[in-house]
Molecule: transfer RNA
Organism: Microbacteriaceae bacterium
RNA sequence: GCCCCCGUAGCUCAGCGGAUAGAGCGCUUCCCUCCGAAGGAAGAAGUCGCUGGUUCAAAUCCAGUCGGGGGCACCA
Numbered sequence: 001g002c003c004c005c006c007g008u009a010g011c012u013c014a015g016c017g018g019a020u021a022g023a024g025c026g027c028u029u030c031c032c033u034c035c036g037a038a039g040g041a042a043g044a045a046g047u048c049g050c051u052g053g054u055u056c057a058a059a060u061c062c063a064g065u066c067g068g069g070g071g072c073a074c075c076a
Base pairs, nucleotide, nucleotide: 001072002071003070004069005068006067007066010025011024012023013022018056027043028042029041030040031039049065050064051063052062053061
């Protein structure tokens, strides 16, 4: 330098054009308990990496760009 994959909640991931983006774990509050764990109930938390484009409609498609991982090439 070229190619491929990934980026969505604090963590691990799903969602692959259709309305207000979800799950598990974690976190907060309450119940329970002598206390804690476990269990039960409720809740908070997301610019979908960023910018632009296509579309009636984009997390999803396209282009660019940033970051991470991998492969190939160059290395007089």